Overview:
SAM riboswitch aptamer (S box leader) from Geomonas sp. Red32, 104 nucleotides, folded computationally.
[in-house]
RNA sequence: CACUUAUCGAGAGCGACCGAGGGACUGGCCCUACGACGUCGCGGCAACCUCCCCACCUGGGGAAGGUGCCAAUUCCAGCGGAACUAAGUUCCGGAAGAUAAGGA
Numbered sequence: 001c002a003c004u005u006a007u008c009g010a011g012a013g014c015g016a017c018c019g020a021g022g023g024a025c026u027g028g029c030c031c032u033a034c035g036a037c038g039u040c041g042c043g044g045c046a047a048c049c050u051c052c053c054c055a056c057c058u059g060g061g062g063a064a065g066g067u068g069c070c071a072a073u074u075c076c077a078g079c080g081g082a083a084c085u086a087a088g089u090u091c092c093g094g095a096a097g098a099u100a101a102g103g104a
Stems, first nucleotide, its partner, number of pairs: 001103001003102006013042005021031003025078004043070003048066003051062004074096001079093006
C1' cells in the first nucleotide's frame, strides 16, 4: 500500500509533557486554555489472528502472544431505491472511511 474477505448501534481511565486546534474529506453539529489533538507511563476494553479448552453448529469458553481500541451509531448527512408524504422522517443498498487477516 493495489486488491480480497469480515466487522463497524456495545465496551474502556488516571497521570506527565506539549500548547491550538481537533473530530478522514465537504456541509452540519460537537470537543477544546476548566488544556482538546498528539506523545509517553501505568491501567482498561475487546476477541480479528496465533494459542489453550469443550465441541464439530458460520458454535461456545479462555485471554498467554500479535494487532486494535478507550467523546458523541463510522457523531449525522453526502449517491441510489422504497414507504409514508407538507417540510421531512424511516428503512434498504451503495460509495467513502477505520480495524483485522490474507496479499501482487

NCBI's taxonomy places the organism under Bacteria, Desulfuromonadia, Geobacterales, Geobacteraceae, Geomonas.